The prediction has a mean pLDDT of 80. A computed fold for a 75-nucleotide RNA, annotated as c-di-GMP-I riboswitch aptamer. It was read from a public genome assembly, where an Rfam model found it.
[in-house]
RNA sequence: UGAAUAGUUCGGCAAAACCGGAGCAAUCCGGCGACGCAAAGCUAUAGGGCCUCACACAGGCAGCCAGUUGCACUU
Numbered sequence: 001u002g003a004a005u006a007g008u009u010c011g012g013c014a015a016a017a018c019c020g021g022a023g024c025a026a027u028c029c030g031g032c033g034a035c036g037c038a039a040a041g042c043u044a045u046a047g048g049g050c051c052u053c054a055c056a057c058a059g060g061c062a063g064c065c066a067g068u069u070g071c072a073c074u075u
Base pairs, nucleotide, nucleotide: 004075006074007073008072012037013036018031019030020029021028022027035063041068042067043066047065048064049061050060051059052058
């Protein structure tokens, strides 16, 4: 210096509930909160899967699998 395996968390993200707002809904945004997360970063017609209803090549979920990129320290 490179690769791989397992780990750590100063710091990072933030489930449910509750409050306010948007939406027919799924769900989303803000606040509060912390169940969890080592990719819980990013990607949603053009990988699979799931959810919604106003049923149309409509809307939504990346905290389901997947794809892709990647930091510090230890081993």